[in-house]
Transfer RNA from a Candidatus Nealsoniibacteriota bacterium, 72 nucleotides, folded computationally. Its mean pLDDT, the model's own confidence on a scale to 100, is 82. Rfam family: tRNA. The RNAcentral record of the sequence draws on ENA.
RNA sequence: GGCCCCAUCGUCUAGCGGUUAGGACUCCAGAUUCUCAAUCUGGCAACACGGGUUCGAUUCCCGUUGGGGUCA
Numbered sequence: 001g002g003c004c005c006c007a008u009c010g011u012c013u014a015g016c017g018g019u020u021a022g023g024a025c026u027c028c029a030g031a032u033u034c035u036c037a038a039u040c041u042g043g044c045a046a047c048a049c050g051g052g053u054u055c056g057a058u059u060c061c062c063g064u065u066g067g068g069g070u071c072a
Stems, first nucleotide, its partner, number of pairs: 001071007010025004018055001027043005048064005
């Protein structure tokens, strides 16, 4: 350098054009406990960036950035 794949809460992950963007762990608050842990209840928190298509884009297309694989 060519080709292919990936990018979603702090972490892991679901989401095949109209979802309140869901779940697990973490974190915070409360309950329970003499205290801690465990358990239960509630809460906070996300679509890498720029364009395009569309009535509508996390989803489709193009590019950029970052990561991975492969060929040379």